[in-house]
Context: one part of a larger RNA
């Protein structure tokens, strides 16, 4: 320079009451105001303790601070079902042997690792100051192991089937939502009018388990035979009858079950300090609409022709056949180990900051509208630290 420039989006404050030395900014009410395909809610990355309680205000917050993602202390993360580990595998990688190289090391079979894929099973409610599909309550459900009964060819690292997939497209059939009505509880308003055809509030409920529906797929089942699937099959493949005309797989929803439950507006006790505790607890049904969800890895169409292996079914091989092994019930055991706090269009990631900037999915109410646009609004969140 200068008490000057600046105090980080012009979304916005205003009253009362609390604390406290001290309040424009903290608590708590009431009123306004923004956002609402977000400025709201749930993950995945990345952070790593920021989480929540008690105390405190030097520094740290562009002001102040009684408050804080700040400083001290203390406490907080509970899983057979969530996700990982775990079994399989892609792109890669690694590589016994081996190939190539003066070596260093390259390449690479067998293998053996690598999810961003593929595989068994969980729901509602209630609960903390902070965890919950993890604890409690109720109702489930998968896998193994073991033992008991009954029947019984059992067996793989082989072999076959599946698993098992592209783009676009149109049409159906549902839900979930939503909207009116209905019901049920309450209001009866000091002002013209409103004893109900007003006006306020609720009207909710899952997995599993039964049934097997709209659809959709495929002919199914049986006999002989057989140069193929590296060996072997009763399996699959081929051929030739022969029976039956449907049968068999699959499959949303919706219906019963779950639920004489649980939630629920409100009520009634109790400390009367609280976002308190404890109890009772009405109604809890129909119509419309309607998905970018499910049926659907279906259907139609095209050509550029659209992963793999595991689990699973199946077939026999070597091999065992008074055993071992399979199958069904039935009980009773097991389900280890890590993650789970709390952030996540952000003041907690990445930008040197509490930085108008970047950041991957998933959810999608109401009015208007073709519409995730616009404006307004609801749940919910903020009013951007002078």
């Nucleotide at each position: 320079g200068a008490g000057u420039a600046a105090c980080g989006a012009u979304a916005a404050a205003g009253g009362g009451g609390g604390u406290g030395a001290g309040a424009g900014g903290c608590c708590c009410c009431c009123u306004c105001g923004c956002c609402g395909a977000a400025a709201a809610c749930c993950c995945a990355a990345g952070g790593u303790u920021u989480c929540c309680u008690g105390c405190g205000c030097a520094a740290c917050g562009c002001u102040a601070a009684u408050c804080g993602g700040c400083g001290c202390a203390g406490g907080g993360u509970u899983a057979g079902u969530c996700g990982g580990c775990c079994c399989c595998u892609a792109a890669g990688g690694c590589g016994a042997g081996g190939c190539a190289g003066a070596a260093a090391u390259g390449c690479g079979u067998a293998g053996u690792c690598g999810a961003u894929g593929g595989g068994a099973a969980u729901c509602c409610g209630g609960u903390u100051a902070a965890u919950a599909u993890u604890c409690c309550g109720g109702a489930a459900c998968u896998a193994c192991u073991u033992a008991u009964u009954a029947c019984u060819g059992c067996g793989a690292u082989g072999g076959g089937g599946u698993g098992a997939c592209g783009g676009a497209g149109a049409a159906g059939g549902c839900u979930a939502g939503a909207u009116c009505a209905u019901c049920c509880g309450g209001g009866u308003g000091u002002u013209g009018g409103u004893u109900u055809a007003c006006c306020c509030g609720g009207u909710u409920u899952a997995a599993g388990c039964g049934u097997g529906u709209a659809g959709g797929g495929a002919g199914u089942c049986u006999g002989u035979u057989u140069a193929g699937g590296c060996a072997a099959a009763u399996c699959c493949g081929g051929a030739c009858g022969g029976a039956c005309a449907a049968u068999u797989c699959u499959g949303a929803g919706a219906c019963g079950u779950g639920a004489u439950g649980a939630c629920g507006a409100g009520c009634u006790u109790c400390c009367a300090u609280g976002u308190g505790a404890a109890g009772c607890g009405a109604a809890g049904u129909g119509a419309u609409u309607g998905a970018u969800g499910c049926c659907a890895u279906a259907c139609u169409u095209c050509c550029a022709g659209g992963a793999a292996a595991a689990a699973c079914c199946u077939c026999u091989a070597a091999g065992c056949u008074u055993c071992a092994g399979g199958u069904a019930a039935u009980a009773a055991g097991u389900a280890a180990c890590c993650g789970u706090a709390c952030u996540c269009u952000a003041a907690a990631c990445c930008g040197a900051c509490a930085c108008a900037g970047g950041u991957g999915g998933g959810u999608a109410g109401g009015g208007u509208g073709a519409g995730a646009a616009u404006c307004c609004c609801a749940a919910g969140g903020c009013g951007c630290u002078u």

Description
Large-subunit ribosomal RNA, domain III from Candidatus Thiodiazotropha endoloripes, 386 nucleotides, folded computationally. Lineage of the source: Bacteria > Pseudomonadota > Chromatiales > Sedimenticolaceae > Candidatus Thiodiazotropha. It was read from a public genome assembly.